RNA sequence: GUUGAUUGCUAGGGGUCUGCAUCAUCCAUCUAUGGAUGGCAAUGCAGUGAGAAACACCCUUUGAACCUGAUGCGGGUGAUGCCGCCGUAGGAAAGCAAGCAAUGUUAAGC
Numbered sequence: 001g002u003u004g005a006u007u008g009c010u011a012g013g014g015g016u017c018u019g020c021a022u023c024a025u026c027c028a029u030c031u032a033u034g035g036a037u038g039g040c041a042a043u044g045c046a047g048u049g050a051g052a053a054a055c056a057c058c059c060u061u062u063g064a065a066c067c068u069g070a071u072g073c074g075g076g077u078g079a080u081g082c083c084g085c086c087g088u089a090g091g092a093a094a095g096c097a098a099g100c101a102a103u104g105u106u107a108a109g110c
Stems, first nucleotide, its partner, number of pairs: 001103004006098005011060004016054001017047006026039005066091003072085004
């Protein structure tokens, strides 16, 4: 000097679903105006997952983190990107530092 993985710092990117129970002071409908029914949110539990709102987790070009295709196809489930295919598809967010390992070059000494 080069390469590799690791760690740290800074910066950036990303997702948050399904079912059940309760069920609003919110919304809709009905009403005999007492209320009833349904829904959203919220809370709890269960499922998958790294993560299902966490000062968390994952990912940052060596990029299946994540998005699109996709209300796609196959399988499975109580249900769901739950699993597989699609996927060598199209997109997608980076710099610095540290020590370690391997290796090269030069110089000096023996």

The RNA shown here (TPP riboswitch aptamer (THI element)) has 110 nucleotides and comes from a Methylophilaceae bacterium. NCBI's taxonomy places the organism under Bacteria, Pseudomonadati, Betaproteobacteria, Nitrosomonadales, Methylophilaceae. Its Rfam family is "TPP riboswitch aptamer (THI element)". Rfam links the family to the GO term thiamine pyrophosphate binding. From the family's description: Vitamin B(1) in its active form thiamin pyrophosphate (TPP) is an essential coenzyme that is synthesised by coupling of pyrimidine and thiazole moieties in bacteria. Its mean pLDDT, the model's own confidence on a scale to 100, is 78.